């Protein structure tokens, strides 16, 4: 950097140099001189590959944490498209005895999906 996969509402800080920013990307909203970004130390979270034991062709279950990455504000912080669903509210056309029925638009909420990202294991 290119492609498959799989997870992404759980979890886990402190201290040193630093010295104004950051939280991808768009609107928002938040964090920061009671110190941003970046680096380094120690410490921890987790359990992706990894240990071990059972089963077993492979997948699967349990328990673990020496190593390899990772992570340690706010859900991937929330949200940009979108088909469908459902809930209520505005409205416009019809029919029509009607306060009713049926076709539509607007925006608005919830839930689902896409697209983007992040991490890890393969890969090119």
């Nucleotide at each position: 950097a290119u492609g498959u996969u799989a997870u992404c509402a759980a979890g886990a800080a402190a201290g040193g140099c630093g010295g104004a920013g950051g939280g991808a990307a768009u609107g928002a909203c938040c964090c920061u001189a009671u110190g941003a970004a970046g680096c380094c130390u120690u410490a921890g979270c987790a359990a992706c590959c990894c240990u071990u034991a059972g089963a077993u062709u492979u997948a699967c279950u349990a328990a673990g944490a020496a190593g390899g990455u990772g992570c340690u504000a706010a859900a991937u912080u929330c949200u940009a498209c979108u088909u469908a669903a459902u809930u209520a509210u505005u409205u416009g056309a019809u029919u029509c005895a009607u306060u009713a029925a049926u076709c539509g638009a607007a925006a608005a909420a919830u839930u689902g999906g896409a697209u983007a990202g992040a991490u890890a294991a393969c890969u090119c």

Predicted 3D model of a 124-nucleotide RNA (SAM riboswitch aptamer (S box leader)) from Winogradskyella psychrotolerans. Rfam family: SAM riboswitch aptamer (S box leader). From the family's description: The SAM riboswitch is found upstream of a number of genes which code for proteins involved in methionine or cysteine biosynthesis in Gram-positive bacteria. RNAcentral holds the sequence, with entries from Ribocentre. Model confidence (mean pLDDT): 76 of 100.